Predicted 3D model of a 358-nucleotide part of an RNA (large-subunit ribosomal RNA, domain IV) from a Myxococcales bacterium. Model confidence (mean pLDDT): 86 of 100.

Context: one part of a larger RNA
RNA sequence: CCCUGGUUAAGGAACUCGGCAAAUUAAUACCGUAACUUCGGGAAAAGGUAUGCUCCUGCGUAGGUGAAGCAUUUUCAUGACUGAGCUGAAGGGAGUUGCAGAGAAGAAGGGGUAGCGACUGUUUACCAAAAACACAGGGCUGUGCAAAAUCUAUCAAGAUGAAGUAUACAGCCUGACGCCUGCCCGGUGCCGGAAGGUUAAGAGGAGCGGUUAGUCGCAAGGCGAAGCUGUGAAUUGAAGCCCCGGUAAACGGCGGCCGUAACUAUAACGGUCCUAAGGUAGCGAAAUUCCUUGGCGGGUAAGUUCCGUCCUGCACGAAUGGCGUAACGACUUCCCCACUGUCUCAACCAGGGACUCA
Numbered sequence: 001c002c003c004u005g006g007u008u009a010a011g012g013a014a015c016u017c018g019g020c021a022a023a024u025u026a027a028u029a030c031c032g033u034a035a036c037u038u039c040g041g042g043a044a045a046a047g048g049u050a051u052g053c054u055c056c057u058g059c060g061u062a063g064g065u066g067a068a069g070c071a072u073u074u075u076c077a078u079g080a081c082u083g084a085g086c087u088g089a090a091g092g093g094a095g096u097u098g099c100a101g102a103g104a105a106g107a108a109g110g111g112g113u114a115g116c117g118a119c120u121g122u123u124u125a126c127c128a129a130a131a132a133c134a135c136a137g138g139g140c141u142g143u144g145c146a147a148a149a150u151c152u153a154u155c156a157a158g159a160u161g162a163a164g165u166a167u168a169c170a171g172c173c174u175g176a177c178g179c180c181u182g183c184c185c186g187g188u189g190c191c192g193g194a195a196g197g198u199u200a201a202g203a204g205g206a207g208c209g210g211u212u213a214g215u216c217g218c219a220a221g222g223c224g225a226a227g228c229u230g231u232g233a234a235u236u237g238a239a240g241c242c243c244c245g246g247u248a249a250a251c252g253g254c255g256g257c258c259g260u261a262a263c264u265a266u267a268a269c270g271g272u273c274c275u276a277a278g279g280u281a282g283c284g285a286a287a288u289u290c291c292u293u294g295g296c297g298g299g300u301a302a303g304u305u306c307c308g309u310c311c312u313g314c315a316c317g318a319a320u321g322g323c324g325u326a327a328c329g330a331c332u333u334c335c336c337c338a339c340u341g342u343c344u345c346a347a348c349c350a351g352g353g354a355c356u357c358a
Base pairs, nucleotide, nucleotide: 001353002352003351004350005349006348007347008346010344011343014342019339027051028050029049030048031047036041038176052096053095054094055093056092057091063087064086065085069081070079071078072077097101109337110336111335112334114332115331116329117328121133122132137174138173139172140171141170142169143168149160150159151158177324178323179322180321182254183253184252187251188250189247190246191245192244193243196242197241198240202236203235207231208230209229210228211227214223215222216221255273256272257271258270259269282316283313294310295309296308297307298306
């Protein structure tokens, strides 16, 4: 010097990203217990008081146990009768004693505020336990049963779904509860429609070629039937796409400029452009606010954090849910009380290392 424990004057978070760590608290009985609340809770809220031993109440009480006896009964046995012995509180009243009586050990620190998630639960085995996942509840969609969906190297057999049957099963989203969930179907998707346009293979086979019996020619060569063969137009030809509608708790989206009121400022109001429609309720410097330590108020001697309010929302917003919310949380923020070696500022003790010697 390091590690693990122990104690500490005065102060008491001044430490630090942050009370991390440590300390405080702690049992039982009684008293007492706020806001809020889904009336269950919150709550062990908070905050207090008592606790040993001896004697008396009571030569050991209340209670527990229940021998022997007695009664009934044919016996077994039964009994509300009697009650020995054993056991044995709590309460009340006196006294006594130590520094200290839950005498050692073991055994919640508490309160307030805000955010997020309703809750119990689940998770990154070995750096993350959470605000992430799940959840009950809500919604949409598919599926009529040889169901949809899924598994299986063969669009095989077979199986799951299910020995279920739309109050079921499957997929997706949201996430208790309360109040609610606005506008847009132009784009993409899905569903429905089928008149017209477009459209494959196939059907069709006009036409154009190749070959050559033959024929013409002195020859070179020309023409060329049938058959075989190559190519191939018109016409016909489904779904799909185009097209016409519906659908947002489907994917998604939800404007700009200018002017205007008798102080000023602001604009209920007007004009104009664009759009499928221009963000409703609620919330708002927010887990979202760049400018920003926004302005004001609270708390502090002093507060980039915190709480309340304002709204100028760079870039909240309604099941990619919005706003509240009792209870709950090894979650996150801020404050207070208690407490302390976290600190001012360090000291000492014990054990184990390091170090020296053997």
The organism belongs to Myxococcales, within Bacteria.